[in-house]
Context: one part of a larger RNA
RNA sequence: GAACGAACGCUGGCGGCAUGCCUUAUACAUGCAAGUCGAACGAGAAAGUCACUUCGGUGGCGAGUAGAGUGGCGCACGGGUGAGUAACGCGUAGAUGAUCUACCCUUCAGUCUGGGACAACUCUUGGAAACGAGAGCUAAUACCGGAUAAAACCUUUGGGUUGAAAGCUUUAGUGCUGGAGGACGAGUCUGCGGACCAUUAGCUUGUUGGAGGGAUAAUAGCCCACCAAGGCUACGAUGGUUAGCCGGCCUGAGAGGGUGAUCGGCCACACUGGAACUGAGACACGGUCCAGACUCCUACGGGAGGCAGCAGUGGGGAAUAUUGCGCAAUGGGCGAAAGCCUGACGCAGCAACGCCGCGUGAGGGAUGAAGGAUUUUGGUUCGUAAACCUCUGUCAAGUGGGAAGAAUAAUGACGGUACCACUAAAGGAAGCCCCGGCUAACUCCGUGCCAGCAGCCGCGGUAAUACGGAGGGGGCAAGCGUUGUUC
Numbered sequence: 001g002a003a004c005g006a007a008c009g010c011u012g013g014c015g016g017c018a019u020g021c022c023u024u025a026u027a028c029a030u031g032c033a034a035g036u037c038g039a040a041c042g043a044g045a046a047a048g049u050c051a052c053u054u055c056g057g058u059g060g061c062g063a064g065u066a067g068a069g070u071g072g073c074g075c076a077c078g079g080g081u082g083a084g085u086a087a088c089g090c091g092u093a094g095a096u097g098a099u100c101u102a103c104c105c106u107u108c109a110g111u112c113u114g115g116g117a118c119a120a121c122u123c124u125u126g127g128a129a130a131c132g133a134g135a136g137c138u139a140a141u142a143c144c145g146g147a148u149a150a151a152a153c154c155u156u157u158g159g160g161u162u163g164a165a166a167g168c169u170u171u172a173g174u175g176c177u178g179g180a181g182g183a184c185g186a187g188u189c190u191g192c193g194g195a196c197c198a199u200u201a202g203c204u205u206g207u208u209g210g211a212g213g214g215a216u217a218a219u220a221g222c223c224c225a226c227c228a229a230g231g232c233u234a235c236g237a238u239g240g241u242u243a244g245c246c247g248g249c250c251u252g253a254g255a256g257g258g259u260g261a262u263c264g265g266c267c268a269c270a271c272u273g274g275a276a277c278u279g280a281g282a283c284a285c286g287g288u289c290c291a292g293a294c295u296c297c298u299a300c301g302g303g304a305g306g307c308a309g310c311a312g313u314g315g316g317g318a319a320u321a322u323u324g325c326g327c328a329a330u331g332g333g334c335g336a337a338a339g340c341c342u343g344a345c346g347c348a349g350c351a352a353c354g355c356c357g358c359g360u361g362a363g364g365g366a367u368g369a370a371g372g373a374u375u376u377u378g379g380u381u382c383g384u385a386a387a388c389c390u391c392u393g394u395c396a397a398g399u400g401g402g403a404a405g406a407a408u409a410a411u412g413a414c415g416g417u418a419c420c421a422c423u424a425a426a427g428g429a430a431g432c433c434c435c436g437g438c439u440a441a442c443u444c445c446g447u448g449c450c451a452g453c454a455g456c457c458g459c460g461g462u463a464a465u466a467c468g469g470a471g472g473g474g475g476c477a478a479g480c481g482u483u484g485u486u487c
Base pairs, nucleotide, nucleotide: 001487002486003485004484006483007482008481009480010479013358014357015356016355017354019351020350021316026314027313028312030311031310032309035073036072037071040070041069048061049060050059051058052057080269081268082267090193091192092191093190094189095188096187099186100185104182105181106180107179108178109177110176111175112146113145114144115143121136122135123134124133125132126131151162152161153160154159167174168173195241196240197239202232203231204230207229208228209227210226212224213223214222244266245265246264247263248259249258250257251256271292272291273290274289275288294305295304296303297302322348324347325346326345330344331342332341333340334339361391362390363389364388371382372381373380374379395428397423398422399421400420401419405414431476432475433474434473435472436457437456438455442471443470444469445468446467452459453458
């Protein structure tokens, strides 16, 4: 000098665009953050209202609506965090003749025929609740057979074994099954590359390899029995410490050094530890089970919970925001669609936290006014500065008008916002640091090695340009300084 997710002190007018728990991966009240489909399926209220009524009720509408249930798809995306990890985790270049891939696209073939259940519902019943138990009824694109087909496997190439499907509908379609290919995504493997400590020198028994088996979508000690005795290491094994990695970002002429906030890619995690289930995909943040710690409810028998989603609270801290609006746009899930959901996202709010832009007026004006400071008492200086005169109207304010963003007939949160016109009026808008040298900027008073200053050198003990105040000056400016960190 530059930079910052900064903080602190003093000060503070406006706008645009960005950014905002770096610390306790600490504990969390409350609300919301993942649903959707009646064009898969069976069943199906009530309030209210109308009519009738023997006043008990019945029927119509409400309504095949609401709310549940079976079933399908989604919930593995999106969003958060960086604890762990020194590792094929990441980056880069490859391999997969060792693999999988729902939805989507292309293409070939098919979609025949049967069956028995279980929810919902009804009845009985346990429990404080959470949640159940028993009996009975029922539908399906739920479940299970048979047929046929390719395919796969075995094969003596004759053949054998296993072995699919689902309908709905407004008749325009859309689904379903099997095969092949594509696309997208993922798994696995390999070469090379990027931290520190040798005051860590030896480490290893599933360890290293073999052939066999098991497991997996798939290779493999991944696992298992058997056999061999190997494997790594001074080109740093093993151990320890620290750390998510990268595109990038900061600095620098570069080489390099530092860093990994926001945005993008990958990885890991979801109270702590472990496990599997479902599924195309998870060993699953807002799923399940077990154990633990913590919090809550309880009728004491037993139950419920997980903000490192968005807001918000306590705590920690030098320090970091609203319990906002909207699905109008973009994107996502479901649906044939209408549409529903979406704290993703789009916006608004708060904060000079940063960058950028603008303003706080412009021209004239010498009796060089008053006043302050100083003085050699003549003056000098603040100083064209002010007053005063003539103007202007940015920003802010008021009044009126008023978008684009919507692709489309409808639909705009932002928003009566941006912007435009008019009105009045210099009115509402300047501070901070410094002035001994480095380093731009000097005098007076006070103090008297005191009080104090200080980045370094150093100032202060009676004439201090270095302390404190004042006048003046210098620098930057809605900021200016200080501190911290990096180059």
Molecule: small-subunit ribosomal RNA, 5' domain
Organism: uncultured prokaryote